A computed fold for a 1469-nucleotide RNA from a metagenome, annotated as small-subunit ribosomal RNA. Its Rfam family is "Bacterial small subunit ribosomal RNA". The coordinates come from a structure-prediction model, not an experiment, and the mean pLDDT is 83.
[in-house]
RNA sequence: AGAGUUUGAUCCUGGCUCAGGAUGAACGCUAGCGGGAGGCUUAACACAUGCAAGUCGAGGGGUAACAGGGGUAGCAAUACCUGCCGACGACCGGCGCACGGGUGAGUAACGCGUAUGCAACCUACCUUCUACAGGAGGAUAGCUUUCGGAAACGGAAAUUAAUACUCCAUAAUGAUAUAUUUUGGCAUCAUUAUAUAUUUAAAGCUACGGUGGUAGAAGAUGGGCAUGCGUAACAUUAGCUAGUUGGUAAGGUAACGGCUUACCAAGGCAACGAUGUUUAGGGGACCUGAGAGGGUGAUCCCCCACACUGGUACUGAGACACGGACCAGACUCCUACGGGAGGCAGCAGUGAGGAAUAUUGGUCAAUGGGCGCAAGCCUGAACCAGCCAUCCCGCGUGCAGGAAGACGGCCCUAUGGGUUGUAAACUGCUUUUAUAAGGGAAGAAUAUUUUCGUCGUGACGAGACUUGACGGUACCUUAUGAAUAAGCAUCGGCUAACUCCGUGCCAGCAGCCGCGGUAAUACGGAGGAUGCAAGCGUUAUCCGGAUUUAUUGGGUUUAAAGGGUGCGUAGGCGGGCUAAUAAGUCAGUGGUGAAAUCUUCCGGCUCAACCGGGAACCUGCCAUUGAUACUGUUAGUCUUGAGUACGGCUGAGGUAGGCGGAAUGUGUAAUGUAGCGGUGAAAUGCUUAGAUAUUACACAGAACACCAAUUGCGUAGGCAGCUUACUAGACCGUAACUGACGCUGAGGCACGAAAGCGUGGGUAGCGAACAGGAUUAGAUACCCUGGUAGUCCACGCCGUAAGCUAUGAUUACUCGUUGUUGGCGAUACACAGUCAGCGACCAAGCGAAAGCGAUAAGUAAUCCACCUGGGGAGUACGCUCGCAAGAGUGAAACUCAAAGGAAUUGACGGGGGCCCGCACAAGCGGUGGAGCAUGUGGUUUAAUUCGAUGCAACGCGAAGAACCUUACCAGCCCUUGACAUCCUCGGAACUUGGCAGAGAUGCUUUGGUGCCUUCGGGAGCCGAGUGACAGGUGCUGCAUGGCUGUCGUCAGCUCGUGUCGUGAGAUGUUGGGUUAAGUCCCGUAACGAGCGCAACCCCUAUCGUUAGUUGCCAUCGGGUAAUGCCGGGGACUCUAGCGAAACUGCCACCGUAAGGUGAGAGGAAGGUGGGGAUGACGUCAAAUCAGCACGGCCCUUAUGUCCAGGGCUACACACGUGUUACAAUGGUCGAUACAGAGGGCAGCUACCGGGUGACCGGAUGCCAAUCUCGAAAGUCGGUCCAAGUUCGGAUCGGAGUCUGCAACUCGACUCCGUGAAGCUGGAAUCGCUAGUAAUCGCGCAUCAGCCAUGGCGCGGUGAAUACGUUCCCGGGCCUUGUACACACCGCCCGUCAAGCCAUGGAAGCUGGGGGUGCCUGAAGUCCGUAACCGUAAGGAGCGGCCUAGGGUAAAACUAGUGACUGGGGCUAA
Repeated sequence: AGAGUUUGAUCCUGGCUCAGGAUGAACGCUAGCGGGAGGCUUAACACAUGCAAGUCGAGGGGUAACAGGGGUAGCAAUACCUGCCGACGACCGGCGCACGGGUGAGUAACGCGUAUGCAACCUACCUUCUACAGGAGGAUAGCUUUCGGAAACGGAAAUUAAUACUCCAUAAUGAUAUAUUUUGGCAUCAUUAUAUAUUUAAAGCUACGGUGGUAGAAGAUGGGCAUGCGUAACAUUAGCUAGUUGGUAAGGUAACGGCUUACCAAGGCAACGAUGUUUAGGGGACCUGAGAGGGUGAUCCCCCACACUGGUACUGAGACACGGACCAGACUCCUACGGGAGGCAGCAGUGAGGAAUAUUGGUCAAUGGGCGCAAGCCUGAACCAGCCAUCCCGCGUGCAGGAAGACGGCCCUAUGGGUUGUAAACUGCUUUUAUAAGGGAAGAAUAUUUUCGUCGUGACGAGACUUGACGGUACCUUAUGAAUAAGCAUCGGCUAACUCCGUGCCAGCAGCCGCGGUAAUACGGAGGAUGCAAGCGUUAUCCGGAUUUAUUGGGUUUAAAGGGUGCGUAGGCGGGCUAAUAAGUCAGUGGUGAAAUCUUCCGGCUCAACCGGGAACCUGCCAUUGAUACUGUUAGUCUUGAGUACGGCUGAGGUAGGCGGAAUGUGUAAUGUAGCGGUGAAAUGCUUAGAUAUUACACAGAACACCAAUUGCGUAGGCAGCUUACUAGACCGUAACUGACGCUGAGGCACGAAAGCGUGGGUAGCGAACAGGAUUAGAUACCCUGGUAGUCCACGCCGUAAGCUAUGAUUACUCGUUGUUGGCGAUACACAGUCAGCGACCAAGCGAAAGCGAUAAGUAAUCCACCUGGGGAGUACGCUCGCAAGAGUGAAACUCAAAGGAAUUGACGGGGGCCCGCACAAGCGGUGGAGCAUGUGGUUUAAUUCGAUGCAACGCGAAGAACCUUACCAGCCCUUGACAUCCUCGGAACUUGGCAGAGAUGCUUUGGUGCCUUCGGGAGCCGAGUGACAGGUGCUGCAUGGCUGUCGUCAGCUCGUGUCGUGAGAUGUUGGGUUAAGUCCCGUAACGAGCGCAACCCCUAUCGUUAGUUGCCAUCGGGUAAUGCCGGGGACUCUAGCGAAACUGCCACCGUAAGGUGAGAGGAAGGUGGGGAUGACGUCAAAUCAGCACGGCCCUUAUGUCCAGGGCUACACACGUGUUACAAUGGUCGAUACAGAGGGCAGCUACCGGGUGACCGGAUGCCAAUCUCGAAAGUCGGUCCAAGUUCGGAUCGGAGUCUGCAACUCGACUCCGUGAAGCUGGAAUCGCUAGUAAUCGCGCAUCAGCCAUGGCGCGGUGAAUACGUUCCCGGGCCUUGUACACACCGCCCGUCAAGCCAUGGAAGCUGGGGGUGCCUGAAGUCCGUAACCGUAAGGAGCGGCCUAGGGUAAAACUAGUGACUGGGGCUAA
């Protein structure tokens, strides 16, 4: 010090979360020791038991218990007597019990903190000083006797003492009053001196040393009271107050005071927050933080309050009293039922509550307290110990060497390597700790007693004896022996640390983001690693990070946020100069700011924690002295801010009245006739009762065309015909007047579009609601025809708008350019002029960017308003306003990790522009209807094996399913296996036959002994055995390689450097042209380059050349019935090598160029000549694990292998692709002509013979430019005559042929017979732009044969049409919008249905605290008082005032609950 998380990516805003520190903690796992601390945060809930406040005999009467002495009796034990001594129960008296200890309920307060004051006060014990202490008296407790009661306790009688009580005396410098007087002060006053009057004291004890007593003064200590300042939240708490505020008088108090009472006055407090409600003890301090702050108020210290709840007083120096009293109440206990007792928020302890917090311990040794002369006694204060890892600190669990880098574990690319790991073993060393034994503290100083010294019966100093709970503890020494001692969490990122196995959106994890759906570094386990360590994690809470409440230190155009506008109150802020003052401010000094804490230095425990000493700090408050720049205050002055005056000018500024024309509607009259109107198209509507249209006149209401603008005016809302009246303002000029009079503005007041409301008018047009007609799946809409409220006027409400410039007001300052409105200067149409406005562009600067930019969103100042994640919600409740509608103010529970702004790249759009493609259009032929073939879906089945599924699956994998193939099904078998390698044993290999079986196979049988050899053996093959292994068309194409499809042969896709931008990115690649093309040219912050395009390659079209067999045959010769048949030839065709040729090269025109146009020239071919191969970056988790390969998983007498049979060929149905047709451009019969490219030896076969034919029997040629397989449409004739036919051929019957081990399921072909549907095919849809479509046949692969009508090739014949790019589909480039990015098959809104959650309303019901009225009213103080007591003082009794409590009544506030009900949030597809 930051990090994660919104996005495809970016910057910003903004929330959420994390890393740190802390705790009186708790929980989980674990645990060796010591030191120092801490330990009911909850029920101020209830408490059994014990202890926590007594002491003094040197105040007193005394003697119950104990010990001693004495006496009597007794042998003794012992009994009795004796206060004689030590002592001492209960009692009188003194002092203490008001301290110490506990708790935090109450309290928002002079309670606390801080600083002052008391001229308004008290103070026992202590210290100092002064003075005094004479006399008298009557009681009472105890004890004794007696009575009552269960007890607690109480009554009566007799008697007694005191340092108890009473009276008298003495007394002042005391107190009070009066008078005079001195000094001082702060008003009352204080003070000095004097006089007079009144009044009040005492106690003894004694070792005679003293101690105690009384009065007064002073000090010290402790308290009381008053005051300034500070001290929580809520305004959805705005008014509160009758002893209230003040005065006079009196009472009361230690003392001032409405503290109390009477009377008088009517005050007092409050937006600087009264009153009310809620919460809370306050501070020193503690935690955190850089600090400022924020949070907390345990332990320790100070203060306060409380003591079962409420009230009350008594005693006392001090209390309204924790372990005192009285009363009331609740609760608990005892009881003989009559009545009594009690108060752990003291220390332990118990129950309860709770996540949770200890022993019914020891000692007064020390420190401190009470009493006492003292010894001493008491002391749960205190000091110690016990329990608890609750926290802090320290120590240890060993150290060194040791590589065969051991075994084992884990991992891997696995004959081996890595890691655990110098870790272990092993060797050496050490002994803190542990165990055992031994030694052994400090804390102790006093006091008492005693010795001595100095002053003198005491104090001080020195010495001696005695005193330790902790504790035989700390500590020290010796011995033994590595011996007794390591865990917890984490390992996806944040955040240090990685692999394997298991699991398979399951189980689970998770602080946030998020992991898990078969290869999970995120779940669980293991190995390893990392972090901390006697602890480690989790949870809770606080601060930090968070500048995320911003004083330090934030914002408000668009992210949350400027009030709709003005006027103005309080408040805040405020121009120049002079003087005074000194409140703020600054400086010095003094006081205070307790100690502890924090910081620092030093010191003590072996260190540290801890503790001690010194310093510093305590940032504050008060007082005082000084300074006077600034602010304030006071006084004076100035003119520039502001205002006034005078002159000018300007405008849809406002209010009221008058007037005007156009348009519209209506009425009347006229002309006139069939429609008008309306729409995308219509209909509703109007119209022959005369509409619409046209003309004239009349009336009505509303709004003001052109001018008109980027204009003007106004505070905003807003304002528009002309004119009059009234009225407000801005601006300019002059510089005459005032002299800071100013700015802003919480509350407040006023204004405030439209809609809406009330009352009364008005109503032409328009027009919510409503009606009708259309549209539509529907259409409560958009469109049309009507039409009420309203719109208009007057008066009164409402008070809101995207009231927007989404930009508050005012002032000052800060480059330029340009337009315009109103003035001024000027003769001016000139102008770097000037003032005030309204606009545009831009510099600096600012901004997240877009943008703003003198009209700031720049630089500064003042004041106001507002914001603090999204949703819930501008909602609920409450209050205010309103006639209502509603407005203003304005939450929470709950829920999410985002919501959002600007910009970027894509994608998308029933956005735009440009362009292309058999994309449409123009044409030709098909498909969709029929039959059949084939594939698919579905269904069926034992199985109908599997895959392919929009384009881009469906005559696809399959270029050949009868067996085989074959993967499927049922069945019979085999288990190292049908196949590979290795090992052992045996045997040549191989082979003939028989039997069983469906076969595989089993049993049996015949023949056969081989090859090489160094004679050891070896190679090959077969059989048996053993285990390593084989095998799998089993799964995952979403783990993969490879190959493929598609967009698409579309023209695109990128990079380097540079530049621009905070950045994602942009530029280049955009623009202007051009092209089939990101093809090329020009321009250009870009310059270049790469993959694509094109070209290079193959075929084809022309020519040349070379070569000339199996091809060819012009010329020459020979020969035949005929044929290049033969000799020969290379001319031609052809074959197949090499070349040539085409490049917009030439011409014309257009163009800067690139390039385009041309029935141009030439050329076989002309602008890519035609065709093929060639497929950029990428997309579709596209297809394929069943071609092959391969990771992982799975099977292993089976998911492997063999066999025979069946199935893949099923069949109500649906779809795709084909084929044959429906006929005359045809069918059929006969005759006849012309290809190319291929194939051929288990083959193609000429030719001959047989058969109607498929084919069969012979036979010959050819391993092929040699032999062979071979055309059809066409052409020439005949026939058919429009029909289900001489079309069409399905289906079925019969007879055959061929292939093959075998044609039943399930082959093809032939012949005869049979002769189905079908007469051109709905919606829709496909192909094709030239040698193309269409049409005709031929060949080949696979293959025994073939379901081939398929696929791949070949040639023959051979068209039509394209105006064009509006539309459909697909694509390319640019641009625009976007809330999309899984990218429009996107995103997303609302209702309904279901579950869960919190919440509002609600007839009511049930509590709670507080206040008020009335009634009653204990104890008690005070007041009054004739009868009783007492001589009296006084008391009893009685009465009165007040009050706690109780009762009752009506309201208010608050909480819970409530049938039903309202919306909200979350959940799933």
The RNAcentral record of the sequence draws on SILVA.